A computed fold for a 346-nucleotide part of an RNA from an uncultured bacterium, annotated as small-subunit ribosomal RNA, central domain. RNAcentral holds the full RNA, with entries from ENA and SILVA. Rfam family: Bacterial small subunit ribosomal RNA. Its mean pLDDT, the model's own confidence on a scale to 100, is 90.
Context: one part of a larger RNA
């Protein structure tokens, strides 16, 4: 490359917003670029194709034919793509009305428990384990009661729940800013989808500088356990977890399923709206599940929230190990991180 793929075999980019590109709704219309037909023009020769022929035959020559898919030009057609103009409204969005929700930021503040600190009561343990010990403790500890300190994290409600683009997001208000859904169908009037590069956001762990430090905790130290235990198991304990601002840019960043739109059975849960209904029920929308039907699939299983059945647009695969190495090249204080090979071997 031309094909065929991407839940699990190799392969969806962690996510978004967006540039260039692709690619786009329904009507009229103009041109006639693209497209199509018709005519010339050119397509050197050799090489290719039939056909005759010439070396004993053949490769190989000669000759004539046809082709040379291809350009350019003329004329003509207009159904479809394009390009201009005019219209529309279903896609998009704006607006009004009304709803939801741990969506984010920032302030304030509760209570439970854990620690430590002080005082009270109060006596020999207490703690820990499969048994123990190593640690605490008569300098009064463990229980237990008052008061104080400080830092973290928010039980019950709670969900098979809900919001976010994704990481995520949870005591309780306040205050700012975002967004979804339904209603209506006022309003623009195709204004869209995607999205190579860009640029933003991104769990944890780590990194700078500065605070804060209460549990629990890499490291590390003692105890135990083992043949040995650099582990598990106990006692202790730093970093760091907690804030500020600044970097890292990673992942089982997961539904292992890229985005967007259309299309195609019912059943049963459940969230928000909203509309019938005195209720019990029921209808529509969005969301969110569970069991299944057609179909799909290698099965497992998916199945209106695909993995069916169609289209666009992007990213990724191509045996298995060397390897996500090596080099180089950009990032980054460092850690590394993003691009990513080959020898060589099965």
């Nucleotide at each position: 490359c031309u094909g065929g793929g991407u839940u699990u075999a190799a392969a969806g980019g962690g996510u978004g917003c967006g540039u260039a590109g692709g690619c786009g709704g329904c009507c009229c219309u103009g041109c006639c670029a693209g497209u199509c037909a018709g005519c010339g023009g050119u397509g050197a020769a050799a090489u290719g194709u039939g056909g005759c022929g010439g070396c004993u035959c053949a490769a190989c020559c000669g000759u004539u034919u046809c082709g040379c898919u291809g350009c350019c030009g003329c004329u003509g057609a207009u159904a479809c793509u394009g390009c201009g103009g005019g219209g529309c409204u279903u896609g998009g969005a704006u607006g009004c009305g009304g709803u939801c929700g741990a969506g984010g930021c920032g302030g304030g503040u509760g209570g439970a428990a854990u620690u430590c600190g002080u005082g009270g009561u109060g006596u020999a343990g207490c703690g820990g384990u499969g048994a123990a010990a190593u640690g605490c403790a008569u300098a009064g500890a463990u229980a237990u009661c008052a008061c104080g300190a400080g830092g973290a994290a928010c039980g019950c409600c709670g969900a098979u729940a809900g919001c976010g683009a994704a990481g995520g997001c949870a005591g309780c208000u306040c205050g700012c800013c975002g967004g979804g859904c339904c209603g209506c169908g006022a309003u623009c009037g195709a204004c869209g989808c995607u999205g190579a590069g860009g640029c933003a956001c991104g769990a944890a762990a780590g990194c700078g500088u500065g605070g804060g430090g209460a549990u629990a905790a890499a490291a590390c130290a003692g105890g135990a356990u083992u043949a040995g235990a650099u582990a598990c198991c106990c006692u202790g304990g730093u970093a760091g977890u907690c804030c500020a601002c600044g970097c890292c840019g990673u992942a089982a960043a997961c539904g292992a399923u890229g985005a967007u739109g259309g299309c195609a059975g019912g059943g049963u849960g459940u969230g928000c709206g909203u509309c019938c209904g005195c209720g019990a029920g029921g209808g529509c929308g969005c969301g969110u599940g569970c069991a299944u039907g057609a179909g799909a699939g290698a099965a497992a299983c998916c199945a209106u929230u695909a993995a069916g059945c169609c289209a666009u647009c992007c990213a990724c695969c191509u045996g298995g190990g060397g390897a996500g190495u090596a080099c180089g090249g950009c990032c980054g204080c460092a850690a590394g991180g993003c691009u990513g090979a080959a020898a060589c071997u099965c």